[in-house]
RNA sequence: AAGUGACAAGGGCAAACCCGUCGAAAGACGGGGACGCAAAGCCACCGGUCUAAGGGACGUUCCUAUGACGGCGGGGCUGCCACG
Numbered sequence: 001a002a003g004u005g006a007c008a009a010g011g012g013c014a015a016a017c018c019c020g021u022c023g024a025a026a027g028a029c030g031g032g033g034a035c036g037c038a039a040a041g042c043c044a045c046c047g048g049u050c051u052a053a054g055g056g057a058c059g060u061u062c063c064u065a066u067g068a069c070g071g072c073g074g075g076g077c078u079g080c081c082a083c084g
Stems, first nucleotide, its partner, number of pairs: 003083003012037002017032006035071001041077003045074003048069003054064004
C1' cells in the first nucleotide's frame, strides 16, 4: 500500500410507523422512533423502479420527466477504526 471487515474502541446514520410542513403525485424536509447499515458519506454518469402536473394519443384508458428514488444494481470521488 492493495485488500479484508473476524475481534475491539469511540462514535455516526436511521426503515416501518406517528405528528407537522411542502408537493398534482411519486416523494422531500423537521420532530419523535429504530428495522437495519462499514460508506445507509457525496455525485442522477449507466441500467432499473416510482409518479404523470404539463404535453400528446383521441378516450375515461394509454404514452411521455423537465419530477423523484443513492436504504435497487453498477460506476466515479472522499473517509473513521481494526486486521493486513
The RNA shown here (c-di-GMP-I riboswitch aptamer) has 84 nucleotides and comes from an uncultured Steroidobacteraceae bacterium. The sequence was found by an Rfam model in a public genome assembly.